Source information: The part of an RNA shown here (small-subunit ribosomal RNA, 3' major domain) has 477 nucleotides and comes from a metagenome.
Context: one part of a larger RNA
RNA sequence: UGACGGGGGCCCGCACAAGCGGUGGAGGAUGUGGUUUAAUUCGACGCAACGCGAAGAACCUUACCUGAGCUUGACAUCCCGCGACCGCUCCAGAGAUGGAGCUUUCCUUUCGGGGACGCGGAGACAGGUGCUGCAUGGCUGUCGUCAGCUCGUGUCGUGAGAUGUUGGGUUAAGUCCCGCAACGAGCGCAACCCUUGUCCUUAGUUGCCAUCGGGUCAAGCCGGGCACUCUAGGGAGACUGCCGGUGAUAAGCCGGAGGAAGGUGGGGAUGACGUCAAGUCCUCAUGGCCUUUAUGCCCAGGGCCACACACGUCCUACAAUGGCGCGUACAAAGAGCGGCAAGCCAGCGAUGGUGAGCGAAUCUCAAAAAGCGCGUCUCAGUUCGGAUUGCAGUCUGCAACUCGACUGCAUGAAGUUGGAAUCGCUAGUAAUCGCGCAAAAGUAUGGCGCGGUGAACACGUUCCCGGGCCUUGUACA
Numbered sequence: 001u002g003a004c005g006g007g008g009g010c011c012c013g014c015a016c017a018a019g020c021g022g023u024g025g026a027g028g029a030u031g032u033g034g035u036u037u038a039a040u041u042c043g044a045c046g047c048a049a050c051g052c053g054a055a056g057a058a059c060c061u062u063a064c065c066u067g068a069g070c071u072u073g074a075c076a077u078c079c080c081g082c083g084a085c086c087g088c089u090c091c092a093g094a095g096a097u098g099g100a101g102c103u104u105u106c107c108u109u110u111c112g113g114g115g116a117c118g119c120g121g122a123g124a125c126a127g128g129u130g131c132u133g134c135a136u137g138g139c140u141g142u143c144g145u146c147a148g149c150u151c152g153u154g155u156c157g158u159g160a161g162a163u164g165u166u167g168g169g170u171u172a173a174g175u176c177c178c179g180c181a182a183c184g185a186g187c188g189c190a191a192c193c194c195u196u197g198u199c200c201u202u203a204g205u206u207g208c209c210a211u212c213g214g215g216u217c218a219a220g221c222c223g224g225g226c227a228c229u230c231u232a233g234g235g236a237g238a239c240u241g242c243c244g245g246u247g248a249u250a251a252g253c254c255g256g257a258g259g260a261a262g263g264u265g266g267g268g269a270u271g272a273c274g275u276c277a278a279g280u281c282c283u284c285a286u287g288g289c290c291u292u293u294a295u296g297c298c299c300a301g302g303g304c305c306a307c308a309c310a311c312g313u314c315c316u317a318c319a320a321u322g323g324c325g326c327g328u329a330c331a332a333a334g335a336g337c338g339g340c341a342a343g344c345c346a347g348c349g350a351u352g353g354u355g356a357g358c359g360a361a362u363c364u365c366a367a368a369a370a371g372c373g374c375g376u377c378u379c380a381g382u383u384c385g386g387a388u389u390g391c392a393g394u395c396u397g398c399a400a401c402u403c404g405a406c407u408g409c410a411u412g413a414a415g416u417u418g419g420a421a422u423c424g425c426u427a428g429u430a431a432u433c434g435c436g437c438a439a440a441a442g443u444a445u446g447g448c449g450c451g452g453u454g455a456a457c458a459c460g461u462u463c464c465c466g467g468g469c470c471u472u473g474u475a476c477a
Stems, first nucleotide, its partner, number of pairs: 001477002003474003007471007015461002019425005026316008034307002042053002064302004069297002073125001077124002079121005087102006106115003127291002130289003136285002138280003141276001143274001148187006154163003167178003193268004198236007207226002212223003239262001242256005318418001322377007334365003339358002343354004384415001389410007431453007
């Protein structure tokens, strides 16, 4: 100087408390451990591994296993020889591959050749998702959006170092004020950026009967108009600016006015010096090592989907604030040409047939659902719950046996609120309801977004956890 303390003081955070909903019990989905296996590829392991890498494992992916093959190689550069290449058919084979045949004669040229591509050959070399993240770059997690981390000069100290950065107030903040052997400065904080909330303006192939006319069963449907809504460019607006109180006359704090909005308005992006030899050599890059008729490459099939068990994360429930039937409202944000598909027809349905419109404020996906109205069920393992299984189908795809999703009929399991323990959340939040998108066929209870409905509680900081500042002890560094 730090680190640590079941030392002290001060102060924060859904840290506790107060409150709401869960997990832990059930069935299923998914990840992991374990076990099994020819293989169940590999990595990730307290917080910060476990719906994680994986924004898509039937083949491919794929790195694993079995079998069948190749050796200058699937890929790059250089040399020599031959030939355009491509494409098509047949035979053997699981295919890779091998054999036979058909078709085709490239561009350029000072004609020697050159170029691209294919085949054959020699060797330099290629190749490796092989090892080492404890050799590394880059990227990332975490403490932590925490308020800290430092420097120059000066001063003090033999020195390590201290001072500044401590102190008195204050703040979300090393934020600001005052004081002070310090005076300044940098990286952080804040602001500048995006979005949302109010208004103005510009612009109107979206919106509006607001106004005028036409028109319909209805309809911005048509003429017409940009007033409103909206869209998207510009601007205004909030600064403790104003008033009162308080404070040291300061910074600030409390209350009030005006205002769409206050005291950082809400949300996002943004992550200091560093810590964990944290994670990643399976994104990529890269040192070293290892391997080169194989640890490389091609192919078929299998595996990554196994299942006595154990754990994490979720979904669906156990019902009446509910289930079912009929009717009837109101979103936002997105996506669409190898696409989204209206309407019509067929089917109980998944879906099929046909196909208008739309590269989209114009057309389509599209129905939002919870909600509301009416009816029914009457507490029951049930008209709750939907696992499991049988049969019959649909779709994608070369192909759904291992191993896809969906539909119909039948079947209807466990489950009656879950022990010890444990998680999230402070407001348009929790809870609850549906909608969309990404990923190059198909595959969502996952992920990322969007809106609808919309709470309860916070006395307080003694205690648990994490953190900041000062101080104290130390046999630790």